[in-house]
Context: one part of a larger RNA
RNA sequence: UGUGGGAAUCUUGACGGUAAUUCUUCCAUAGUACGAGAGGAUUUGGAAGGACUGACCCCUGGUGUACCAGUUGUCCUGCUAAGGGCACGGCUGGGUAGCUAUGUCAGGAACGGAUAAACGCUGAAAGCAUCUAAGCGUGAAGCCAAUACCAAAACGAGGAUUCCAUGUCCUUCGGGACGAGAGACCCCGAGUAGACCACUCGGUUGAUAGGCCGGAGCUGUACGGACGGAAACGUCUUCAGGUUACCGGUACUAACGGUCAACAG
Numbered sequence: 001u002g003u004g005g006g007a008a009u010c011u012u013g014a015c016g017g018u019a020a021u022u023c024u025u026c027c028a029u030a031g032u033a034c035g036a037g038a039g040g041a042u043u044u045g046g047a048a049g050g051a052c053u054g055a056c057c058c059c060u061g062g063u064g065u066a067c068c069a070g071u072u073g074u075c076c077u078g079c080u081a082a083g084g085g086c087a088c089g090g091c092u093g094g095g096u097a098g099c100u101a102u103g104u105c106a107g108g109a110a111c112g113g114a115u116a117a118a119c120g121c122u123g124a125a126a127g128c129a130u131c132u133a134a135g136c137g138u139g140a141a142g143c144c145a146a147u148a149c150c151a152a153a154a155c156g157a158g159g160a161u162u163c164c165a166u167g168u169c170c171u172u173c174g175g176g177a178c179g180a181g182a183g184a185c186c187c188c189g190a191g192u193a194g195a196c197c198a199c200u201c202g203g204u205u206g207a208u209a210g211g212c213c214g215g216a217g218c219u220g221u222a223c224g225g226a227c228g229g230a231a232a233c234g235u236c237u238u239c240a241g242g243u244u245a246c247c248g249g250u251a252c253u254a255a256c257g258g259u260c261a262a263c264a265g
Stems, first nucleotide, its partner, number of pairs: 001153001005164007016150004022050007034039001052107005060101004067094005072087006112144002118138004167178004183260004187203005208254003211250005217243003224237005
């Protein structure tokens, strides 16, 4: 831009596309068929697993440089105490969210159709024989379908539902001006999204982000004080104190402001 007014939401799925369609072991059938024995099935049903693929973070772990604690050296806050800077995040022990695998869950299927090699039926040419010449079957991880996803620019541009609109004035009758308007966009606050764009949510009739409050989770018992001890230190106050991304609440701060938009070719 098109798809015969303008939109929103939901969809169908084309002799349209992409992906996947894997392997092994064990149990039963059965120590059966077969075989002198040794050995040892076809088949059918069931179970488990490997690799691969997809999704996810409840569990097990990893990471987690704006979380918590311990600790060394040194400098600083006048000193004590308490803290801060630097030293690979100084080192060490843990760790929320998120992201993750070695963790968890799921998948490959089944049923059909036409066939290949192959195996057949009927059967002549050729009184016999012959799967083939006419005709009819069985038959593969392959083909067509089937499964998952994409998909109406499938220009044959599809379908369903709902919403909005054809008002006023002027006119040289070609049109012009104004209004209303579903909805959309710019813009703004963000993230289940993300290189940008796009996508999704929200924009005061508001919990979208920050702040604050509460909680979860993490860390592990703060500072100060009291008591005990010669001191180091211990005990009590104290399952304390601190706390990022998580879950709620609360308009305190920031979501201001603007534009376009439809019956005729």